[in-house]
Formats: sequence, structure tokens, C1' cells
RNA sequence: GCGGACGUGGUGAAACUGGUAGACACGCUAGUCUUAGGAACUAGUAUCGCAAGAUGUGUGGGUUCGAGUCCCACCGUCCGCA
Repeated sequence: GCGGACGUGGUGAAACUGGUAGACACGCUAGUCUUAGGAACUAGUAUCGCAAGAUGUGUGGGUUCGAGUCCCACCGUCCGCA
């Protein structure tokens, strides 16, 4: 340099072929229980905001009534070729 795959909360991962984003698991926080801890159970856990609400799928555009999903460019990671 050429070709290909991938990028979603703190982590792994799902979203049924464009129609409620984050199911499920782990971790973390609080509570119950315990002398204490562990285990178990319950609740919470993207960002901004006092709230109402708004924003958010690597970044920026496009298509569409509607995009994590399709198209284009770029960034990053990995694989292959040279």
C1' cells in the first nucleotide's frame, strides 16, 4: 500500500434481517440476614438536569415516516496479502 472483519453502559454480551437500545450475566452501591465477614435475597446502577425533560450505539455526513442495523468518508483494533 491492497483486501476483509469488528467498534453498543464499568466488563462480557443481546437487540428476531430498519420499528420500545442495553435483555441476560458479571462487577459495583444500598438494604435485609450475621458478633463480623462470606453466601443468599431485595432494590438501584448510560450522560446532562433540582425536576419536567433532553441527549446517547467509535466520529462526521446521507437515505428513510423511522437507523445500533442500510450508504459514504474518516478514526481505532484485529486478520490476511504484498
Molecule: transfer RNA
Organism: Candidatus Parcubacteria bacterium